The prediction has a mean pLDDT of 76. Two RNAs folded together computationally: RNase P RNA and transfer RNA, 484 nucleotides in total.
[in-house]
RNA sequence: CGAGCCGGCCGGGCGGUCGCGUCGGUGAGGAUUUCCUCGCCGCCGAGGAACGUCCGGGCUCCACAGGGCAGGGUGGUUGCUAACGGCAACCCGGGGUGACCCGCGGGACAGUGCCACAGAAAACAGACCGCCGACGCGUCUGCGCUUCCGGCGUAGCGCGCCGGUAAGGGUGAAACGGUGGUGUAAGAGACCACCAGCGCCUCGGGUGACCGGGGCGGCUCGGUAAACCCCACCCGGAGCAAGGUCAAGAGGGAGCCUCCGGGCUCCUGCGCAGGCGUUCGAGGGCGGCCCGCCCGAGUCUGCGGGUAGACCGCUAGAGCCUGUCGGCAACGGCAGGCCGAGAUGGAUGGCCGUCCGUCAGACGCCUCCGGGCGCCUGACGACAGAACCCGGCGUACAGGCCGACUCGUCCG
RNA sequence: GCGGACGUAGCUCAGAGGGAAGAGCACCGGGGCGCCACUCCGGAGAGGCCCGUUCGAUCCGGGUCGUCCGCU
Numbered sequence: 001c002g003a004g005c006c007g008g009c010c011g012g013g014c015g016g017u018c019g020c021g022u023c024g025g026u027g028a029g030g031a032u033u034u035c036c037u038c039g040c041c042g043c044c045g046a047g048g049a050a051c052g053u054c055c056g057g058g059c060u061c062c063a064c065a066g067g068g069c070a071g072g073g074u075g076g077u078u079g080c081u082a083a084c085g086g087c088a089a090c091c092c093g094g095g096g097u098g099a100c101c102c103g104c105g106g107g108a109c110a111g112u113g114c115c116a117c118a119g120a121a122a123a124c125a126g127a128c129c130g131c132c133g134a135c136g137c138g139u140c141u142g143c144g145c146u147u148c149c150g151g152c153g154u155a156g157c158g159c160g161c162c163g164g165u166a167a168g169g170g171u172g173a174a175a176c177g178g179u180g181g182u183g184u185a186a187g188a189g190a191c192c193a194c195c196a197g198c199g200c201c202u203c204g205g206g207u208g209a210c211c212g213g214g215g216c217g218g219c220u221c222g223g224u225a226a227a228c229c230c231c232a233c234c235c236g237g238a239g240c241a242a243g244g245u246c247a248a249g250a251g252g253g254a255g256c257c258u259c260c261g262g263g264c265u266c267c268u269g270c271g272c273a274g275g276c277g278u279u280c281g282a283g284g285g286c287g288g289c290c291c292g293c294c295c296g297a298g299u300c301u302g303c304g305g306g307u308a309g310a311c312c313g314c315u316a317g318a319g320c321c322u323g324u325c326g327g328c329a330a331c332g333g334c335a336g337g338c339c340g341a342g343a344u345g346g347a348u349g350g351c352c353g354u355c356c357g358u359c360a361g362a363c364g365c366c367u368c369c370g371g372g373c374g375c376c377u378g379a380c381g382a383c384a385g386a387a388c389c390c391g392g393c394g395u396a397c398a399g400g401c402c403g404a405c406u407c408g409u410c411c412g
Numbered sequence: 413g414c415g416g417a418c419g420u421a422g423c424u425c426a427g428a429g430g431g432a433a434g435a436g437c438a439c440c441g442g443g444g445c446g447c448c449a450c451u452c453c454g455g456a457g458a459g460g461c462c463c464g465u466u467c468g469a470u471c472c473g474g475g476u477c478g479u480c481c482g483c484u
C1' cells in the first nucleotide's frame, strides 16, 4: 500500500426566531377552601433501534397457583442472570491459507413410517448378469477302444435343471468395512496382518461436555426425528382497555317546603319478559377434559333506557455515570455522584444564518498526468418516532470515527 | 393491546404425506380465411424474498415483506 476479519462508538454541531407538551413560579379575569381560562418567566422534553411483537421477567387481578391427561416449548457442557429460546467461556462437527465464521448440537440396537429416478438389489436380507460343481440331453467338435453300419469311454462346447458363492458388474445422495495375503471347485472376516469405525473393560487429564493411551471382541450395524415418536427439563390464565377510587345517571323509596304546577335533601343504583337456581346449590374462578379446592345468591338470554367524565396505577428503576476489587469472560461486590418525557386524538416541529460531511458544476494553483489543494454556487444529510416498565433477540439504517488482528506485495 | 389465516402463470383457482407443478380465461405464431367473430393446431409464461434441514424443499424449520380477518 492492497485485500480482509472482529469489536466498540457517534449518528449532525452552534446561534437566532416562531410554535408545542408536562411541571414549577408569577400576574389578570371568572367561579369561590384547594378549580378553570388567558398572558409572562424558568427547568426538562424520543431511540439505537422508541420498530417487529419473536422470547423472558416485574407489576395487577383471578385460589400467591393444586393433581392427572392432553397441549406447547427447549435440547453439547460449565457458568452468568430476576428469568429466557439470551449472553460468556469451552467441547464436538463443518468451512476458510489465515484473522475468524457457521451449527434447532439428546436418542435411529423402544417401535412405526419414508428413501423418487436409475440400478440385479434401497434396508433385510436376498440374488439379475457373472464365477464354480453335480446330473440329464445333443444329426456338435477332438482323441482313444471295439468294429462295417454303429456303440462305449474321455475332454470340451451348447442347452436345460439342481446346488454353491457374493470376489467382479455400468447405477445412485447412499450398496452391507478398505488394502494385501492364506485358503477354495469357485469364493467369502472363513482365517491372518495393517488401517477405519463400533461396543466392552481399564489407565491418565479435565468440575464437565470431552481428550489421550492400552487391552479384548470379527461386532461391521445405511440415512432421515427442522417425519410420527421416545427421553430429560420447563410452562396455570389474562393483560395497564390489568386493577382500584370517586363523580354522574335513568328508575324506585323516604323526609321537608309549596303559590298544588312542582322544588329541595337523603338512601338505593335502572325497568320489563323468560330460563336455571339458593346447602338435591345455578353460576364463577378468561384455552380443552377429568378430579380436587374456593367463592357463592344470584346468574344467563332477549328487548328498552341511562352514563360514557375525573383521579390513582405513571414512572426512582433488576436505573445511569465514574472509580476500584473479584472473574479468561458474560457478570457480580463496594464507594462516590446524578435524576433523564409521561401525552390521552395523543407534545418534541418550521424557517434563517453559520460550521461539518457527501455529490455535481465553474474558476485558480500544483502535478510523477492517475490526480491533489484552495475558493464559489447548488443539491442532499439515513432508518425511524415513546404510551405500564425492564432484560434480550430479530430486522431497518445516508455517512463517519476509534481500536485489536490476519493474508499478500514492496522497502529498510 | 391480544390472536388467527393466506401468498402458485397477466387474472381466477387446483394439486398433494418431500421426488421433473396443472386447468379455464387472457397472450403469441400458424391454418380454415380476403376481413371480423368462431374454431383447430402449436407455443411461451409461475410457488413473495433470504437462510437452513435433507441426496432432493412449493411442501419441513427460522427470519423478513405484504394482504386479509377476528376479539376487547
Base pairs, nucleotide, nucleotide: 001408002407003406004405006403007402008401009400010399012355013354014353015352016351017350018349020045021044023042024041025040026039027038028037029036030035047383051394052393054392055391056390057389058388059239060238061237062236066291067290068289069288071235072234073233074232075231076090077089078088079087080086091105092103093102094101095100106230107229111228112227113224114223115222128169129168130165131164132163133162135160136159137158138157140156141155142154143153144152145151146150177195178194179193180192181191182190196220197219198217199216200215201214202213203212204211205210243312244311245310246309251268252267253266254265255264256263257262270304271303272302273301274300275299276298283295284294285293319338320337321336322335323334324333325332326331356381357380358379359378360377361376363374364373365372366371413483414482415481416480417479418478419477422437423436424435425434431467439455440454441453442452443451444450460476461475462474463473464472

Rfam match: Bacterial RNase P class A.